The RNA shown here (SAM riboswitch aptamer (S box leader)) has 112 nucleotides and comes from Mucilaginibacter glaciei. Its mean pLDDT, the model's own confidence on a scale to 100, is 79. Its Rfam family is "SAM riboswitch aptamer (S box leader)". Gene Ontology term of the family: regulation of gene expression.

C1' cells in the first nucleotide's frame, strides 16, 4: 500500500508553541481563522473497534487498566454511476428537486 469485514445523522476541549492558512484530493458552494485556525506537545474527555469480566448462544450486559481512534459543521455538503419518488396533456431528451444504493474517503480489527 493491497484485500476482507464492521462503523461512520449520537459523543466529547482547557493550556502551551508556531505564525497562515484549514476544512482528504480537484471543482462549485458553505464554514473556521490575526479575538490566532491548521498543525505540534501537555493535560483532560468521548466512545468501545481490539480488551476484561459474567451469563449463554454466536449473541447479549457490565466494565474501562492496556492497544488504536476520535474531541465545529451529517465523512460539513454536491459532483460520477445505478434505482425509486415528485413533476409533465402525449412520446423523447436534457436539467434542477427529493430519497436509497454504490463509488470514493476515515478508523477499528484481521490478513497479505
Nucleotide at each position: 500500500g493491497g484485500u476482507u469485514u464492521a462503523u461512520a445523522a449520537a459523543g466529547a476541549a482547557g493550556c502551551g508553541g508556531c505564525g497562515a492558512g484549514a476544512g482528504a484530493u480537484c471543482a462549485g458552494g458553505c464554514u473556521c481563522g490575526a479575538a490566532g485556525a491548521a498543525c505540534c506537545g501537555c493535560u483532560g474527555g468521548c466512545a468501545a473497534c481490539c480488551c476484561u469480566a459474567a451469563a449463554a448462544g454466536g449473541u447479549u450486559u457490565a466494565g474501562a487498566a492496556g492497544g488504536u481512534g476520535c474531541c465545529a459543521a451529517u465523512u460539513c455538503c454536491u459532483g460520477u454511476c445505478c434505482c425509486g419518488g415528485a413533476g409533465a396533456a402525449u412520446a423523447g431528451u436534457u436539467a434542477a428537486c427529493c430519497g436509497g444504493g454504490g463509488g470514493a474517503u476515515a478508523u477499528a480489527a484481521a490478513u497479505u